[in-house]
RNA sequence: AACGAACGCUGGCGGCAGGCCUAACACAUGCAAGUCGAACGAGAACGGUCCUUCGGGACUUAUUAGAGUGGCGGACGGGUGAGUAACGCGUGGGAAUAUACCUUAUGGUACGGAACAACAGUUGGAAACGACUGCUAAUACCGUAUGUGCCCUUUGGGGGAAAGAUUUAUCGCCAUAAGAUUGGCCCGCGUUAGAUUAGCUAGUUGGUGAGGUAAAGGCUCACCAAGGCGACGAUCUAUAGCUGGUUUGAGAGGAUGAUCAGCCACACUGGGACUGAGACACGGCCCAGACUCCUACGGGAGGCAGCAGUGGGGAAUAUUGGACAAUGGGCGCAAGCCUGAUCCAGCCAUGCCGCGUGUGUGAAGAAGGCCUUAGGGUUGUAAAACACUUUCAAUCGUGAUGAUAAUGACAGUAGCGAUAGAAGAAGUUCCGGCUAACUCCGUGCCAGCAGCCGCGGUAAUACGGAGGGAACUAGCGUUGUUCAGAAUUACUGGGCGUAAAGCGCGCGUAGGCGGAUAGACAAGUAGAGGGUGAAAGCCCGGGGCUCAACCUCGGAACUGCCUUCUAAACUGUCUAUCUAGAGAUUUGGAGAGGUGAGUGGAAUUCCUAGUGUAGAGGUGAAAUUCGUAGAUAUUAGGAAGAACACCAGUGGCGAAGGCGGCUCACUGGCCAAAUACUGACGCUGAGGUGCGAAAGCGUGGGGAGCGAACAGGAUUAGAUACCCUGGUAGUCCACGCCGUAAACGAUGAAUGCUAGGUGUUGGGUAGCUUGCUACUCAGUGCCGCAGCUAACGCAUUAAGCAUUCCGCCUGGGGAGUACGGUCGCAAGAUUAAAACUCAAAGGAAUUGACGGGGGCCCGCACAAGCGGUGGAGCAUGUGGUUUAAUUCGACGCAACGCGCAGAACCUUACCAGCCCUUGACAUACCAAUCGCGGAUUUUGGAGACAGAAUCUUUCAGUUCGGCUGGAUUGGAUACAGGUGCUGCAUGGCUGUCGUCAGCUCGUGUCGUGAGAUGUUGGGUUAAGUCCCGCAACGAGCGCAACCCCCACCCUUAGUUGCCAGCAUUUAGUUGGGCACUCUAGGGGAACUGCCGGUGAUAAGCCGGAGGAAGGUGGGGAUGACGUCAAGUCCUCAUGGCCCUUAUGGGCUGGGCUACACACGUGCUACAAUGGCGGUGACAAUGGGUCGCGACCUGGCAACAGGAAGCUAAUCUCAAAAAGCCGUCUCAGUUCGGAUUGUUCUCUGCAACUCGAGAGCAUGAAGUUGGAAUCGCUAGUAAUCGUGGAUCAGCAUGCCACGGUGAAUACGUUCCCGGGCCUUGUACACACCGCCCGUCACACCAUGGGAGUUGGUUUUACCCGAAGGCUGUAGGCUAACCUAGUUUACUAGGAGGCAGCAGACCACGGUAGGGUCAGCGACUGGGGUG
Repeated sequence: AACGAACGCUGGCGGCAGGCCUAACACAUGCAAGUCGAACGAGAACGGUCCUUCGGGACUUAUUAGAGUGGCGGACGGGUGAGUAACGCGUGGGAAUAUACCUUAUGGUACGGAACAACAGUUGGAAACGACUGCUAAUACCGUAUGUGCCCUUUGGGGGAAAGAUUUAUCGCCAUAAGAUUGGCCCGCGUUAGAUUAGCUAGUUGGUGAGGUAAAGGCUCACCAAGGCGACGAUCUAUAGCUGGUUUGAGAGGAUGAUCAGCCACACUGGGACUGAGACACGGCCCAGACUCCUACGGGAGGCAGCAGUGGGGAAUAUUGGACAAUGGGCGCAAGCCUGAUCCAGCCAUGCCGCGUGUGUGAAGAAGGCCUUAGGGUUGUAAAACACUUUCAAUCGUGAUGAUAAUGACAGUAGCGAUAGAAGAAGUUCCGGCUAACUCCGUGCCAGCAGCCGCGGUAAUACGGAGGGAACUAGCGUUGUUCAGAAUUACUGGGCGUAAAGCGCGCGUAGGCGGAUAGACAAGUAGAGGGUGAAAGCCCGGGGCUCAACCUCGGAACUGCCUUCUAAACUGUCUAUCUAGAGAUUUGGAGAGGUGAGUGGAAUUCCUAGUGUAGAGGUGAAAUUCGUAGAUAUUAGGAAGAACACCAGUGGCGAAGGCGGCUCACUGGCCAAAUACUGACGCUGAGGUGCGAAAGCGUGGGGAGCGAACAGGAUUAGAUACCCUGGUAGUCCACGCCGUAAACGAUGAAUGCUAGGUGUUGGGUAGCUUGCUACUCAGUGCCGCAGCUAACGCAUUAAGCAUUCCGCCUGGGGAGUACGGUCGCAAGAUUAAAACUCAAAGGAAUUGACGGGGGCCCGCACAAGCGGUGGAGCAUGUGGUUUAAUUCGACGCAACGCGCAGAACCUUACCAGCCCUUGACAUACCAAUCGCGGAUUUUGGAGACAGAAUCUUUCAGUUCGGCUGGAUUGGAUACAGGUGCUGCAUGGCUGUCGUCAGCUCGUGUCGUGAGAUGUUGGGUUAAGUCCCGCAACGAGCGCAACCCCCACCCUUAGUUGCCAGCAUUUAGUUGGGCACUCUAGGGGAACUGCCGGUGAUAAGCCGGAGGAAGGUGGGGAUGACGUCAAGUCCUCAUGGCCCUUAUGGGCUGGGCUACACACGUGCUACAAUGGCGGUGACAAUGGGUCGCGACCUGGCAACAGGAAGCUAAUCUCAAAAAGCCGUCUCAGUUCGGAUUGUUCUCUGCAACUCGAGAGCAUGAAGUUGGAAUCGCUAGUAAUCGUGGAUCAGCAUGCCACGGUGAAUACGUUCCCGGGCCUUGUACACACCGCCCGUCACACCAUGGGAGUUGGUUUUACCCGAAGGCUGUAGGCUAACCUAGUUUACUAGGAGGCAGCAGACCACGGUAGGGUCAGCGACUGGGGUG
């Protein structure tokens, strides 16, 4: 885009078309083919007129009706598409033919005869329908005559016709010839799919003769011959009416064959003929069968695939209408009759076309709806309102053409006029992208949507609703089908190295294609002419309906077929010639080319003998195994089989598979040079045929080594494996099969053309310097230009440019499978589907990530060391358990002494109970008060809270107005409040990789692109740090530096700090001083700067000097792009959701402190490098007025009572501890201190749950800790003490401070983590990835299957209706002939018929094959989940 459509929602009018696609299923009822009295005989009834003996009769009606004989028509028109793959159809030809009616022409139309219907009578039957007797006419039937022409012929001859009707006119009839029309027959070409259909055919093919037909012909028969068709697809199977056309498409094509038109076939199914001009006959006949109906059971009737209509089937397709008015048809002289052909009407949005459902003005941008950032926006000039119009429909009136006289079903129709009033007339689908059109609400992987991609798991433009919008419009959408897009079967117009696709390789048949020159022909080809290509349709130009659809006229076209003439370039055929292709000859050459025979040495194994002794062998390590019966080793001899080291090479040969010691024989191919031969002999190659690795099979040999299967030993969770020890088939030979491989260059064969460079193999030519150079032919490699390619890559050995031929491909899976066929001994090979299922499968390249891949490098990563953890007790956190509650969060590293720098109340979020409801807190409004507040006492209560009393205080400004502000209380409404949920809606902050050295950008360049380059490479560094190189040049965030502290020096300043020298003191206490220490401001100093070596002369590295410090001097702060949906809604902020007399607020008590257990982090120990006692040496950082507190007194002590000083370089915390001396002597101890009892101290409203401390007593486990695991590289580890934050009190935790003060690092193989380059990848949620197979379950389609059911086809035989043909005919017989009697009969003959017989044959039967389909217990694999 289209449709004979259907379905859903909706529906105003008209015109023109169309309307059982399914059951060629079955049909009730009516109609659809009759007509002619001008062929014929006969002839009612009703009615009318007259007569009447009232019984009836005559005439008319009447050329009557209804029948009969006869003629013409029922072979047309109408329906359907079952069958048919065919001369059926289409197209173009042909000869051996017929043709009623029609036209033309010629001629004729004479004389006779015998019957049968109707009718009448009798009679059978239920009916349908008959039977017998008798009468009768004709354009019915028969004979004779004539016979131009006609037919046959032996050319003599023979055969052979007619019909009349009528008053006339005329209409007929017969014969012949011709025409026209319409048939029959034959031929060329075209006309679906399947080869898993390859052979078919006996009247089959041809001939002769005969028969038959309108007609040629095996059409039929007899005889003879053995042909005919087929790979250019016979036969068989399936499907199908064919065409003009229709539809789609740019075209070529594809699909289709409704309506209209041409042809064919069919008429319940099968067979058959009759009549006729024409039929083997839709509304005719006979027979058989199925079905339906009637029946008196004896027998009969029927055929809607005509028009309506009914049932049924189905998603689905109309009225039992009107008329012959028109156009046609039949009959008739005609009038006319008949006509479901036809013309009309009815039903249906089924399609195409046209029209309408109003038009203008109209902003307060109304109301309502929807959205909202709350301002507004949108619906929207839309509505309302005002002013107009009346197409269509409605009502009323008038009124055609179709018939130029009559006759109109349609129909009072089309059209025209008038009237009223916006009046009667809008829906459907869609709005994520493709694809025009967006928001809100609801829902929450549910419900649902979906053409493809896909949407939906709490903010859905995708579901449902709404508002708005988009598109089309009396329709819109969905479904189905066809074509297009699809170059996705490629003729036009595709491909085959890796995406699907080159047969494993030759030879060769058919076929296809084919070198040069000349001539001839004219098949192809080209030009011109003629015939045909029906009409309709399409296209163009006119015309008619108001337009259009539609109708009509003319033209063009119908790309085709046939035929005539012409041309001769090309193809073809024929003739003649040529040598460039191909072959041939001669001379040489290389080679693992093939076959057969012979032969050689090394090695292995075995056997014999000698020497010799305890192991050998094997492995990662072992064991099985061999060996004291003598192995392994070694020496000598012998046997056997198999394979041929070195040479050996991207070297050679062969078509491929493949071929490797040496010699001989036979033999194939190739190369070069030369040539005076042949003369296109060529290329390819469907079928066919041969060769064809390994494994395997058969028969017979052989068997050393190796070695499937198998056995044992190991390894392992297991190990039907990898490793080891053995070992059978096999490997070898001969003969015969098999016929496949990643049979690969994943690249078919042949020919020509298209830059080069460089190796190598085999020949040749030339030059000379005789071993080199140049050239050339044939191979074999690498690199590379143009070109090609999706890219990778290929590139004279093409995957380039062309030609010829063959093979093959058409999404993945199912499946190279099933079935069938062929081959094979088998294994199996070959040919080769479908159902079903998925939306992908695949190729090449890119960036990452990953690898028990590679290279380089780093890190307390390992190693080397030191000290721990893991065992004990306790502290603390977590899990688990428990509980009314044990609030919540954090979970590998990167949760677990974490949030918590400190839970008795508070904190507190949890639990129980008791209270409050505008609230503990904020803002706004109203009212009241001028306060509020504070203190003391007191009542109830657990307290919150409720109440009482006393004391104290009596707001500010002011324009003096209860005006304003402020505060409190009360009330009402908005609201407050939430540590309620979502860290996977978020901001901010933080952890981690990681202080790792990386992460990017601009421009340029390369690539079709993703992307690459830069950032890679060579060095170097802690570093993408720097240097060099480079299609890159620059830049940014990171690194480093800039900042702070420590280490040295200088300077400035000396109080609370310091004291060298001078005085003085118990004492830097005081005078004095500021040199020193110190304090805290400012400067200096270090830069690979200098020297040597090394490196590339660079960057740098190594060593040295000087220096307090040397190569980043030590430490801190500082954390790129990003990753982990990492952590946090319980710090804070915040979207959404939820609660609102409660999930908010207040209070008391309890809980967070529980305890069979498990884990993390710590403290204290297990002791002598120690405990205890004594002694009294040396620090630094810090803190202090609600505080630090000297000193004195009391207490064993914790501490208490007094109390100076200090807002701090001034006073104080404050004692530093490890150290040193003595003692203890290896033990559960003078170690260790848990636990428990008891008495106290302190803080605090309060130490019961649940604080810390002191004294006395008690004195547990623990004797250095399994597997495993952590920290640390120098002032570090280890060890020792000190301070601070939080804090009323509470530290073994955390954050700081100083004292003492080590060991070790060969090195980078390994473990872990990280960086750069490279490689593989089927991963991209990125290896915690992806993914294979069995088993179990469910469903689906399918193969096999004992069989069973049905269809179809075929062979043999049986039966043999009707029918035509043949024969017979004893029975019957009008016409003609003969004879006899004699005037109508008899007999005979010719002829005819019944009957009978025969061959043919439909249906049917029996038996056996082929093929297709359905079902099938069980079973096989496959697909999906």
A computed fold for a 1425-nucleotide RNA from an uncultured bacterium, annotated as small-subunit ribosomal RNA. The coordinates come from a structure-prediction model, not an experiment, and the mean pLDDT is 84. Its Rfam family is "Bacterial small subunit ribosomal RNA". The sequence is in RNAcentral, with records from ENA.